[in-house]
RNA sequence: AUGUUUUGAUGAGGCGCAUCAAUCAUGAGUAACUUUUUCUAUAUGACUGCAAUCUAGAGGAAGUGAAAGGGUGCGAUGCCGAAACGUAAUGUUUUUGCAGAAAUAUUAUGUUGGACGUAUAGGUUAAGAGCUAAUUGUCUGUCAUUAUCUUUAGAAUAAUGGAGUGCAUCACUUGUA
Numbered sequence: 001a002u003g004u005u006u007u008g009a010u011g012a013g014g015c016g017c018a019u020c021a022a023u024c025a026u027g028a029g030u031a032a033c034u035u036u037u038u039c040u041a042u043a044u045g046a047c048u049g050c051a052a053u054c055u056a057g058a059g060g061a062a063g064u065g066a067a068a069g070g071g072u073g074c075g076a077u078g079c080c081g082a083a084a085c086g087u088a089a090u091g092u093u094u095u096u097g098c099a100g101a102a103a104u105a106u107u108a109u110g111u112u113g114g115a116c117g118u119a120u121a122g123g124u125u126a127a128g129a130g131c132u133a134a135u136u137g138u139c140u141g142u143c144a145u146u147a148u149c150u151u152u153a154g155a156a157u158a159a160u161g162g163a164g165u166g167c168a169u170c171a172c173u174u175g176u177a
Stems, first nucleotide, its partner, number of pairs: 001176002007171005014080001016079005024071001032064008045054002047100006083112012113140005120133003142162007
């Protein structure tokens, strides 16, 4: 001098990510309670099945009349594998035991650069293009290759392709001359 290797630090992408969250709508004239009336005990109900245990409930009319979860996101905080999802194991909860299912926490492992949209499928719900999956399309950042412009380089534009264990900058280590 260069920039092969190692480690660390600082950063970029943008309707960027995650958490909390004022407010508002919905939930809903629902659940529940009171009065009255009808049916009902081998009933009904407690996430599903079997067993056990406990339990009076179900419908009509009148009156009173919520809440949770989910949605919205004033604002605040932490950040750029931010984070999301799948699989497995363990623990906790859903009356008890067994087997499932759901929710949640931890660990290991795998996929996805990010945002938005369409139809499809799934789960959930009062409802839901709000969520998830892969497909498909658009936009966007980054690197590489090619082409164009340019005196050269650089920068810009266009096309194609890859992936964040990436990319840029600085330093360390190592290699080469």
The RNA shown here (Lysine riboswitch aptamer) has 177 nucleotides and comes from Mammaliicoccus stepanovicii.
Its mean pLDDT, the model's own confidence on a scale to 100, is 75.
Its Rfam family is "Lysine riboswitch aptamer". About the family: Riboswitches are metabolite binding domains within certain messenger RNAs that serve as precision sensors for their corresponding targets. Allosteric rearrangement of mRNA structure is mediated by ligand binding, and this results in modulation of gene expression. This family includes riboswitches that sense lysine in a number of genes involved in lysine metabolism, including lysC.